A computed fold for a 72-nucleotide RNA from a Patescibacteria group bacterium, annotated as transfer RNA.
[in-house]
């Protein structure tokens, strides 16, 4: 230098056009003599950034940034 893949909640990841989810973690409560495990409820995300397409974009297209891998 060229090519490919990834970027969504604190962490690991789903979701591939129609108002964003799970598990773990966190908070409160229940329960216990107490702790862990367990049960119930709750909070938390400008979907990396900038444009474009569309009635509507996390999702499609273009570019940029960061990360990983391959080739030279």
């Nucleotide at each position: 230098g060229c090519c490919g893949c990834c970027u969504u909640a604190g962490c690991u990841c789903a979701g591939g056009g129609g108002u964003a989810g799970a598990g773990c973690a966190c908070u409160u409560c229940c329960a216990u003599g107490g702790u862990a495990a367990g049960g119930a409820a709750g909070g938390g995300g400008u979907c990396u950034c900038g444009g474009g397409u569309u009635c509507a974009a996390a999702u499609c297209c273009c570019g940029a940034a960061g990360g990983c891998g391959g080739c030279u």

Rfam family: tRNA. By type it is a transfer RNA. The coordinates come from a structure-prediction model, not an experiment, and the mean pLDDT is 82. The organism belongs to Bacteria candidate phyla, within Bacteria. The sequence was found in a public genome assembly.